The prediction has a mean pLDDT of 82. Transfer RNA from Listeria rocourtiae FSL F6-920, 72 nucleotides, folded computationally. It matches the Rfam family "tRNA". The sequence is in RNAcentral, with records from ENA and MGnify. Taxonomically the source falls in Paenilisteria rocourtiae (Bacteria, Bacillota, Bacilli, Listeriaceae).
RNA sequence: GUCCUCGUGGUGCAACGGAUAGCACGUGAGCCUCCGAAGCUCAAAAUACAGGUUCGAUUCCUGUCGAGGGCA
Numbered sequence: 001g002u003c004c005u006c007g008u009g010g011u012g013c014a015a016c017g018g019a020u021a022g023c024a025c026g027u028g029a030g031c032c033u034c035c036g037a038a039g040c041u042c043a044a045a046a047u048a049c050a051g052g053u054u055c056g057a058u059u060c061c062u063g064u065c066g067a068g069g070g071c072a
Stems, first nucleotide, its partner, number of pairs: 001071007010025004018055001027043005048064005
């Protein structure tokens, strides 16, 4: 230089183009307990950025940024 894959809560992952973006762990609060642990309930927390297509985009297209890999 060129090609490919990836970027979603704090972490690891889901989401035929259509429901309020979901699950686990973690965090906070409450219940329980003599106190903890465990258990139960509730809550906060995310689509890298900018455009485009579409009635509708996490998903498709373009560019930028970042990570990994192949070739040179």